RNA sequence: UCCGGGAUGGUCCAACGGAAGGACGCGGGGCUCUGAACCCCGAGAUCGAGGUUCGAGUCCUUGCCCCGGAG
Repeated sequence: UCCGGGAUGGUCCAACGGAAGGACGCGGGGCUCUGAACCCCGAGAUCGAGGUUCGAGUCCUUGCCCCGGAG
């Protein structure tokens, strides 16, 4: 330098172009003599910048970063 893949709450993963969800973790409450476990509730995220579209996490362009391959 070129090619492919990846990036989404604190972490790990989902999401035919149509209201971004789950698990763990975290906070509050219930239960318990206390704690754990269990149950209920809650906060919390789409890498940046443009474009397409009525509508973009998703499609297009470009940049940064991570992984793999080629030279």

The RNA shown here (transfer RNA) has 71 nucleotides and comes from a soil metagenome. Rfam family: tRNA. The family's RNA type in Rfam is transfer RNA. Rfam describes the family as follows. Transfer RNA (tRNA) molecules are approximately 80 nucleotides in length. The coordinates come from a structure-prediction model, not an experiment, and the mean pLDDT is 83.